[in-house]
RNA sequence: CAAGGGACUUGAUCUAAAUUUGAGUGCCCCUUCGGAAACGUUGGGAGUAGAACUCGUCAAACUCGGGGAAACCUUUCAAAUGGCAAUCCCGAGCCAAGCCCGGAAACGGGAAGGUGUAGAGACUUGACGGCGAGCACCUAAAGCGAAAGCCAUGGUGAAGAGAAAGUCCAGACCACAAACGCCAGUUGGCG
Numbered sequence: 001c002a003a004g005g006g007a008c009u010u011g012a013u014c015u016a017a018a019u020u021u022g023a024g025u026g027c028c029c030c031u032u033c034g035g036a037a038a039c040g041u042u043g044g045g046a047g048u049a050g051a052a053c054u055c056g057u058c059a060a061a062c063u064c065g066g067g068g069a070a071a072c073c074u075u076u077c078a079a080a081u082g083g084c085a086a087u088c089c090c091g092a093g094c095c096a097a098g099c100c101c102g103g104a105a106a107c108g109g110g111a112a113g114g115u116g117u118a119g120a121g122a123c124u125u126g127a128c129g130g131c132g133a134g135c136a137c138c139u140a141a142a143g144c145g146a147a148a149g150c151c152a153u154g155g156u157g158a159a160g161a162g163a164a165a166g167u168c169c170a171g172a173c174c175a176c177a178a179a180c181g182c183c184a185g186u187u188g189g190c191g
Base pairs, nucleotide, nucleotide: 008024009023010022011021012020025049026048027047028045029044030043033040034039053134054133055132056131057130058129063092064091065090066089067088068087072083073082093115094114095113099110100109101108102107119169121168122167123166124165125164135157136156137155138154143150144149174191176189178187179186180185
């Protein structure tokens, strides 16, 4: 310079966008605890969405149970109750690569992390995930230095995977009836 894409994430607001609002995330301020500091962590606040790196490697378990959830819908004078659900977790079992311990090995045990946790669900691939390097930036205890200062083994580089990108589908959706329910709605049937 050119082309393409994107302009926090997600539920609700009939749909798409905008707006408003619930939940979560970062940025800024105050705060608790840890730390030498950088920084991490706990709680709170108003606004806002500028920024948030690269390469390699792993792809297995995916089961059985349990607890919590706002907005919204139901109902109502208002509530309670019930429903849907973004999503927050726990116990047992199980698990790829890497790590720790034992072992000649096979293998066994352990920590982290994962699974459990999709629109019912099946499968493929990877990343925003695990592991290993690198890079940028911050700090400088120990060390070095006469001092100024230098230096990482210390930190930071958000959240989204309660199915992300896809292929499928018995799920959703539409028509028809059915059962349960006061309702919202739920369950299975059929096309």